[in-house]
């Protein structure tokens, strides 16, 4: 210096819920909040979970509906990757 474990200063993000805007929806920005996080920073590269707009089937006179599928979403599900981190053991 490097890796990996605890604990830990100074700070860092921000669950759930409320508000308003986007989106067919999952969910996603903002502000308000703090459940937690030593990578709860990025990245959809492996899996893995949700939604089903479109479109295909199935029924039916049709409208409704019921399956089915992401090219949609989740990095606070999981692995990988990649950056960063005072102080002591």
């Nucleotide at each position: 210096g490097u890796a990996a474990g605890u604990u830990u200063u100074u700070g860092g993000c921000a669950a759930a819920c409320c508000a308003a805007c986007c989106g067919a929806a999952a969910g996603g920005u903002u502000g308000g909040g703090a459940c937690g996080c030593a990578a709860a920073g990025u990245c959809a590269g492996g899996a893995g979970u949700c939604u089903a707009a479109a479109g295909c089937a199935u029924a039916g006179a049709a409208a409704c509906a019921u399956g089915c599928u992401a090219u949609g979403a989740c990095c606070g599900u999981c692995c990988g990757a990649u950056u960063g981190c005072g102080a002591a053991c």
Predicted 3D model of an 89-nucleotide RNA (c-di-GMP-I riboswitch aptamer) from a Clostridiales bacterium. Its Rfam family is "c-di-GMP-I riboswitch aptamer". From the family's description: GEMM was predicted in a large-scale screen for bacterial structured RNA regulatory elements. Of the family's consensus pairs, 95% are formed in the model. Its mean pLDDT, the model's own confidence on a scale to 100, is 81. It was read from a public genome assembly, where an Rfam model found it.